Predicted 3D model of a 96-nucleotide RNA (Glycine riboswitch aptamer) from an uncultured Ectothiorhodospiraceae bacterium.
RNA sequence: GCAACCCACCUGGGAGAGAUUUCUGAUUUUUAAUCGGAAACGCCGAAGGCGCAACAUAACCCGGAAUCGCUCAGGCAAAUGGACUAGGUGGACAAA
Numbered sequence: 001g002c003a004a005c006c007c008a009c010c011u012g013g014g015a016g017a018g019a020u021u022u023c024u025g026a027u028u029u030u031u032a033a034u035c036g037g038a039a040a041c042g043c044c045g046a047a048g049g050c051g052c053a054a055c056a057u058a059a060c061c062c063g064g065a066a067u068c069g070c071u072c073a074g075g076c077a078a079a080u081g082g083a084c085u086a087g088g089u090g091g092a093c094a095a096a
Base pairs, nucleotide, nucleotide: 006091007090008089009088010087011086012085013084018041020040021039022038023037024036025035026034027033028032042076043075044074048072049070050069051068055063
């Protein structure tokens, strides 16, 4: 006595897609609006989940990535969430 990689936390940035329709509860300035729930149709992909190539092997099986595909889940005004990312703090690496 570092740094990088890795993990956790904090702060900031962070896309896409119907403020759709019907029914229903509550509230209000009450024949309307707002919020919640359920259903229907239409969509989105960047929580999570699932799937696959090259590769490897004599060959098969197993293994094998994602921002790719699937949309189970999640989401489609704002809010929340959000892969990823910048900075910071701590841990481990390291009695190195």
The coordinates come from a structure-prediction model, not an experiment, and the mean pLDDT is 82.